[in-house]
Transfer RNA from a Candidatus Kerfeldbacteria bacterium, 73 nucleotides, folded computationally.
RNA sequence: GGGUACGUAGCUCAACUGGCAGAGCGCUGGACUGUGGUUCCGGAGGUUACGGGUUCGAGCCCCGUCGUACCCC
Numbered sequence: 001g002g003g004u005a006c007g008u009a010g011c012u013c014a015a016c017u018g019g020c021a022g023a024g025c026g027c028u029g030g031a032c033u034g035u036g037g038u039u040c041c042g043g044a045g046g047u048u049a050c051g052g053g054u055u056c057g058a059g060c061c062c063c064g065u066c067g068u069a070c071c072c073c
């Protein structure tokens, strides 16, 4: 230099054929307990890497940029 895949909550990952962004763990309030843990009921937390385009509507489609991994030279 060329190619492929990936980038979503603090972490690990979902999200169907483009149609309300979710789960588990973690964090946090409460119940329970002599205290802690376990268990149970709630809550907070997102510029879907960044910039643009298409569309009534984009995490998803198209272009560019950045980052990571792998392959080729």
Stems, first nucleotide, its partner, number of pairs: 001072007010025004019056001027043005049065005

Rfam family: tRNA. Taxonomically the source falls in Candidatus Kerfeldiibacteriota (Bacteria, Bacteria candidate phyla). The RNAcentral record of the sequence draws on ENA. The coordinates come from a structure-prediction model, not an experiment, and the mean pLDDT is 80.